RNA sequence: CCGUGCUAGGUGGGGAACUAGCGGUGCCCUGUACUCGCAAUCCGCUUCAGCGAGACUGAAUCCCCACCUGCGGACUUCGGUCAUGUGGUCUGCCCCGUAGCGGGGGCGUUGAAGGUUAGGUCCCGCGCGACGUCGGCUCGUGAACCCGGUCAGGUCCGGAAGGAAGCAGCCGUAAGCGAUCACCGGCGGGUGUUGCGGGGGUGCCGGGCUGGAGCCCAGCGCGCGAAGGCGCCACGUGAUCGUCGGACAAGGGUGGGUGCACGG
Numbered sequence: 001c002c003g004u005g006c007u008a009g010g011u012g013g014g015g016a017a018c019u020a021g022c023g024g025u026g027c028c029c030u031g032u033a034c035u036c037g038c039a040a041u042c043c044g045c046u047u048c049a050g051c052g053a054g055a056c057u058g059a060a061u062c063c064c065c066a067c068c069u070g071c072g073g074a075c076u077u078c079g080g081u082c083a084u085g086u087g088g089u090c091u092g093c094c095c096c097g098u099a100g101c102g103g104g105g106g107c108g109u110u111g112a113a114g115g116u117u118a119g120g121u122c123c124c125g126c127g128c129g130a131c132g133u134c135g136g137c138u139c140g141u142g143a144a145c146c147c148g149g150u151c152a153g154g155u156c157c158g159g160a161a162g163g164a165a166g167c168a169g170c171c172g173u174a175a176g177c178g179a180u181c182a183c184c185g186g187c188g189g190g191u192g193u194u195g196c197g198g199g200g201g202u203g204c205c206g207g208g209c210u211g212g213a214g215c216c217c218a219g220c221g222c223g224c225g226a227a228g229g230c231g232c233c234a235c236g237u238g239a240u241c242g243u244c245g246g247a248c249a250a251g252g253g254u255g256g257g258u259g260c261a262c263g264g
Base pairs, nucleotide, nucleotide: 001264002263003262004261005260006259009057010056011055012030013029014028015027020046021045022044023043024042034054035053036052037051038050063257064256065255066254067253068252069251072248075245078242079241080240081239082238083237084236085235086234087233088232089231092230093229094228096225097224098223100222101221102220104217105216106215107214114210115209116208117207119205120204121203122199123198124197125196126195127194128192129191131188132187133186134185135184136183138179139178140177141176147172148171149170150169155164156163157162
């Protein structure tokens, strides 16, 4: 060096998560790579860290190591966007208020604010007036008989004189009905430019006296106050996107390393 037969090893790996830790099932990446059984409130193990059963390959394209590259996911730095919480910000805006300053309008020496005084407004009582209603008064009408007067005729009593009751008619009147509302009286109330008396009240109104220069209205600018909304700022949380960094790292590339027996 060649051949035969074996053996270690290999027949996928990785990330996050889980775990004391490792590996697996499950998720994701890589991308094609033996089979079966087990397993997420999980399964098997212990640093040579899946277990069990079988199959293939086998010392090299295939196993092991180093370096380069590098899918990918996680972590980290910073930032963008969105959502959300807390605080700040009326020296951002809106909304609300305030008459301090300025400006505007009005009143005021024909007398402001303030003070004081008697009233009114409010309540109670008694009057007066008006209104309404009822009654009276007045006028009209008003009774077949059971209202009055007069009672023709007729009737009755009487010898007569005379007397009695009495219909119609006429006159009158009662209740009732109607009119008038001038007068009188009673009653009433969302009644009154009303009178008197009492109460109450300093809110409002006008007045007298005093006083002697202010007062009132209105948020336009500034100022001041303030709950809230929007905006902005700070800090935090979550989602998402980008970015900085150091690890891990499939796959790929380069270089190196690794047996035993027999025969020639």